The prediction has a mean pLDDT of 82. A computed fold for a 127-nucleotide RNA from a Chlorobiota bacterium, annotated as SAM riboswitch aptamer (S box leader). The sequence was found by an Rfam model in a public genome assembly. It matches the Rfam family "SAM riboswitch aptamer (S box leader)". Rfam links the family to the GO term regulation of gene expression. The source organism's lineage runs through Bacteria, Pseudomonadati and Chlorobiota.
RNA sequence: GAUUUAUUAAGAAGAGGGGAGAGAUUAGGCUCGGUGAACCUCUAGCAACCUCCGCAGGAUCUUUCUGGGGAACGGUGCUAAAACCUAAUCCGCCAAAGGAUUUUCCCGAGGCAGGAGAUAAUAAAUA
Numbered sequence: 001g002a003u004u005u006a007u008u009a010a011g012a013a014g015a016g017g018g019g020a021g022a023g024a025u026u027a028g029g030c031u032c033g034g035u036g037a038a039c040c041u042c043u044a045g046c047a048a049c050c051u052c053c054g055c056a057g058g059a060u061c062u063u064u065c066u067g068g069g070g071a072a073c074g075g076u077g078c079u080a081a082a083a084c085c086u087a088a089u090c091c092g093c094c095a096a097a098g099g100a101u102u103u104u105c106c107c108g109a110g111g112c113a114g115g116a117g118a119u120a121a122u123a124a125a126u127a
Base pairs, nucleotide, nucleotide: 002126003125004124005123006122007121008120013043014042015041016040017039021032022031023030025088026087027086028085029084044079045078046077049075050074051071052070053069055067056066057065058064059063083119089116090115091114092112093111094110098106099105100104
């Protein structure tokens, strides 16, 4: 790097090095940054994927799956703003105005903390 599954509106910063960019890509916006960005190191913290301990239920029951709870030594991860916001896909719901052959139909500005998908990040597993 590839594939699969899960998660992504919560949470958590200081020091040293570094020296101009950063917020994934494209476009638009907005924001952070010489009162020091990215990146690297250390320390601290957050969280609870792996891990560990109970509980409940199921199965093809030496084991295994699912759900809830608890712990935080260790392996990762993360520590501005919702994955910063919107679009780059499809569908659904609501709907102003307008039109028509007017209990209805067409069209449709605009709106949705609606759904799925794509992209990305992270974890775990597989080859």